[in-house]
RNA sequence: GUCUCAUGUAGAGUGGCUGAGGGACUGGCCCGAUGACGCCACGGCAACCGGUUGAAGCGAUUGUUUCAACGCAGGUGCCAAUUCCAGCCCGGACAUCGUUUGCCGGGAGAAAUGAGAU
Numbered sequence: 001g002u003c004u005c006a007u008g009u010a011g012a013g014u015g016g017c018u019g020a021g022g023g024a025c026u027g028g029c030c031c032g033a034u035g036a037c038g039c040c041a042c043g044g045c046a047a048c049c050g051g052u053u054g055a056a057g058c059g060a061u062u063g064u065u066u067c068a069a070c071g072c073a074g075g076u077g078c079c080a081a082u083u084c085c086a087g088c089c090c091g092g093a094c095a096u097c098g099u100u101u102g103c104c105g106g107g108a109g110a111a112a113u114g115a116g117a118u
Stems, first nucleotide, its partner, number of pairs: 001118007013042005021031003025087004043079003048075002050072001051070008083110001088107005094102002
């Protein structure tokens, strides 16, 4: 990098360095010299994997599967805005002479993170 599966309206920031863009893409809307983004230190959130404990099933034992709890000197992740919102499709309600557009709901896609495979 590619493929598969799972998840997302909750939660969690201070300091130092740097100095102009940043929020994937496009449009919107935001953040940003009162210093964003990034990096480093410390702190925190969460519970995907691992671990521990309990229950149930299977197994002759070691074990193993599922569920729950803990948040553990472990592996990641995350700490503006719902994945910031929309983008493609379907459905609904309303306004207008009409078109466009806006509103609500659902699904898909894309991107992100984890686990596994290659």
SAM riboswitch aptamer (S box leader) from a Verrucomicrobiota bacterium, 118 nucleotides, folded computationally.
NCBI's taxonomy places the organism under Bacteria, Pseudomonadati, Verrucomicrobiota.
Its Rfam family is "SAM riboswitch aptamer (S box leader)". Gene Ontology term of the family: regulation of gene expression.